[in-house]
RNA sequence: UCGGUUAGCUAGGCAGUCGCUUCAUUAGGUUGGAGAGGAAAGUCCGGGCUCCUAAGGACAAGAUGCUGGGUAACACCCAGAUGCAGUAAUGCAAUAGAAAGUGCAACAGAAAGUAUACCGCCUUCGGGUAAGGGUGAAAUGGUAGGGUAAGAGCCUACCGCACUUACAGUGAUGUAAGUGGCAUGGUAAACCUCGUCUGGAGCAAGACCAAGAAGAAAAGUGUCCCGUCCUUGACUAUACUUUUCGGGUAGGUUGCUUGAGCCUACAGGUAACUGUAGGCCUGGAUAGAUGACUGCCGUUAUACAGAACCCGGCUUAUUGCUAACCGAUUAU
Numbered sequence: 001u002c003g004g005u006u007a008g009c010u011a012g013g014c015a016g017u018c019g020c021u022u023c024a025u026u027a028g029g030u031u032g033g034a035g036a037g038g039a040a041a042g043u044c045c046g047g048g049c050u051c052c053u054a055a056g057g058a059c060a061a062g063a064u065g066c067u068g069g070g071u072a073a074c075a076c077c078c079a080g081a082u083g084c085a086g087u088a089a090u091g092c093a094a095u096a097g098a099a100a101g102u103g104c105a106a107c108a109g110a111a112a113g114u115a116u117a118c119c120g121c122c123u124u125c126g127g128g129u130a131a132g133g134g135u136g137a138a139a140u141g142g143u144a145g146g147g148u149a150a151g152a153g154c155c156u157a158c159c160g161c162a163c164u165u166a167c168a169g170u171g172a173u174g175u176a177a178g179u180g181g182c183a184u185g186g187u188a189a190a191c192c193u194c195g196u197c198u199g200g201a202g203c204a205a206g207a208c209c210a211a212g213a214a215g216a217a218a219a220g221u222g223u224c225c226c227g228u229c230c231u232u233g234a235c236u237a238u239a240c241u242u243u244u245c246g247g248g249u250a251g252g253u254u255g256c257u258u259g260a261g262c263c264u265a266c267a268g269g270u271a272a273c274u275g276u277a278g279g280c281c282u283g284g285a286u287a288g289a290u291g292a293c294u295g296c297c298g299u300u301a302u303a304c305a306g307a308a309c310c311c312g313g314c315u316u317a318u319u320g321c322u323a324a325c326c327g328a329u330u331a332u
Stems, first nucleotide, its partner, number of pairs: 001328009012297007020035005037304001041315002044313005049202004054232006061198005066080005081095001082093004096193002101191002103187002118133002120129003141159006160182001161180008206254004215245007222235003261280008
């Protein structure tokens, strides 16, 4: 200097003049305060809150899946293990079980699983063989040597696989030694088995006030937390449930913003985060508000883009900067 990887900050600030929304105040728009985001986006997860709603159990259904921590909780975050990719920094993983069972792998190929002999090699012509070749995404562990009629874990050494023991670690797992010729192929983002967890619907939830109206028909005997079954309890024929047709209302108030909230310091922890102390209050619209001008400062203020009950995450879009690490090249 160039390229790559990871992480962080930022998204203009100060002052003035008008304008808009809201809160408090005032006789009075009088006097003051405040006024979109790091993703507000996606609606993919988890909750707070509200209602269904009198309970309990079993099944079904759904989600999840290495280990240990964090959190209100999570499929999220942190730290590790294993595997894969990369020269590396680093990144990714739908990461339990294939000897419980069922299924799937077109075509090609001799044969696709406790599966085979096409070419080939040997032959005493009876047969033997699976080392070499071919097909395929995948063909009865790999390399080397010995041995054989020719070959093969047939035998040996090393690696691999299975089992056992010891050590290290909370654990996933790792290391070492021993025994055994030894892998019953792959696939569970196929059905399935096992472990763990789970009611449903949602602020257009719900609550209150005002106004207004019109019910009719059919079916059933039961109804009461999406489905099925069982048990208890409550209501039950002038009742209840389901379906079809028809009528009225669609106005106002509330929910509505003090929160698992934010900032600073100290302590603990590898970290995520936790505790203690102090400080701060920062939109609540309801057809939907925050804009314009001037001056100064500033590395940029020219990007992506606008709250509608709230919060914690993930994913995606993007302006301007900074730091560390890895690799390459050049100079000293």